[in-house]
Context: one part of a larger RNA
RNA sequence: AACUGGAGUUAACAAAAUGACGAGAGGACCGAGAUGAGGCAACCUCUAGUGUGCCGGUUGUGUGUAAACAUGCAACGCCGGGUAGCUACGUUGUUAAUUGAUAAGUGCUGAAAGCAUCUAAGCACGAAACAAACCCUAAGAUGAGGUAUCUUUAAGACCCCUAGCAGACUACUAGGUUGAUAGGAAAGCGGUGUAAGCAUAGCAAUGUGUUUAGCCUACUUUUACUAAUGGUCGUAGUUG
Numbered sequence: 001a002a003c004u005g006g007a008g009u010u011a012a013c014a015a016a017a018u019g020a021c022g023a024g025a026g027g028a029c030c031g032a033g034a035u036g037a038g039g040c041a042a043c044c045u046c047u048a049g050u051g052u053g054c055c056g057g058u059u060g061u062g063u064g065u066a067a068a069c070a071u072g073c074a075a076c077g078c079c080g081g082g083u084a085g086c087u088a089c090g091u092u093g094u095u096a097a098u099u100g101a102u103a104a105g106u107g108c109u110g111a112a113a114g115c116a117u118c119u120a121a122g123c124a125c126g127a128a129a130c131a132a133a134c135c136c137u138a139a140g141a142u143g144a145g146g147u148a149u150c151u152u153u154a155a156g157a158c159c160c161c162u163a164g165c166a167g168a169c170u171a172c173u174a175g176g177u178u179g180a181u182a183g184g185a186a187a188g189c190g191g192u193g194u195a196a197g198c199a200u201a202g203c204a205a206u207g208u209g210u211u212u213a214g215c216c217u218a219c220u221u222u223u224a225c226u227a228a229u230g231g232u233c234g235u236a237g238u239u240g
Stems, first nucleotide, its partner, number of pairs: 005135002009037003013033001021026001038095006047088004054081005059074006098132003105125004156233004160176005181227003184223005190216003197210005
């Protein structure tokens, strides 16, 4: 920010109104208010769903000699919950005010045509449509734009590797030891719901105490323990 594209919706309600109008029945415009519906966009704090790499309960059967614990199969065996992420049924925002020129239409002045006439000259209004205003893209807009800062200086790029807020592949983005990129570790948040062992009560199943324990995925912070190895090209050329 030229040129494109998007958006543009609608309902009932209360006051105004014991109103204008009308014989009565009935019953407004205009302007202002508040609540919704629908559409669209973003997001995950709340609510809710999923969450097959989390926690717990539990059935049958097999294995590790018994127990404990772990594990295979049975739709994740079934069941109760659930972090991150993704989502809607959730949350937030928006669909606004305004302006320009107009359509049908309404007018002013006014002749042709001594009158009349919105029109012939001239002038003023008038719609969710049009053009702006709002949002997105956008200087290959070869018409190649503008501002600020830096600067007459060249220097970096790719393969490869660690990855994800990215992603079909590519691309993009964050990094590659002068390092927090991923994994691990530590702490935390959060989830589940009180582990095992021991003690104790009970004939026992089991309960209670140690113990708001034990375990813990994707989240947050910290930490080089592990892995980011190793290579290639270029750092200037052409024309006048």